The RNA shown here (transfer RNA) has 75 nucleotides and comes from a Candidatus Heimdallarchaeota archaeon. Rfam family: tRNA. Its family is annotated with triplet codon-amino acid adaptor activity in the Gene Ontology. The RNAcentral record of the sequence draws on ENA. The coordinates come from a structure-prediction model, not an experiment, and the mean pLDDT is 84. The source organism's lineage runs through Archaea, Promethearchaeati and Candidatus Heimdallarchaeota.

RNA sequence: GGGCUCGUAGUUCAGUGGUAGAACGCUUGACUUGCAAUCAAGAGGUCGUGGGUUCAAUUCCCAUCGAGUCCACCA
Numbered sequence: 001g002g003g004c005u006c007g008u009a010g011u012u013c014a015g016u017g018g019u020a021g022a023a024c025g026c027u028u029g030a031c032u033u034g035c036a037a038u039c040a041a042g043a044g045g046u047c048g049u050g051g052g053u054u055c056a057a058u059u060c061c062c063a064u065c066g067a068g069u070c071c072a073c074c075a
Base pairs, nucleotide, nucleotide: 001071002070003069004068005067006066007065010024011023012022013021018055026042027041028040029039030038048064049063050062051061052060
């Protein structure tokens, strides 16, 4: 320098055109003498960033940043 994969909640990951979800974690309540477990409810996201296409973009296209991996080049 080039190819490929990935970037979504605090964490691990789904979702691949139609107003964003799960598990764990967190908060509150119930239960308990108390804690844990369990049950119920809730908070938490400019979907890496910027642009484009579209009535509509997390999803498609371009650029860019970061991570992983393979190849090439130099020594």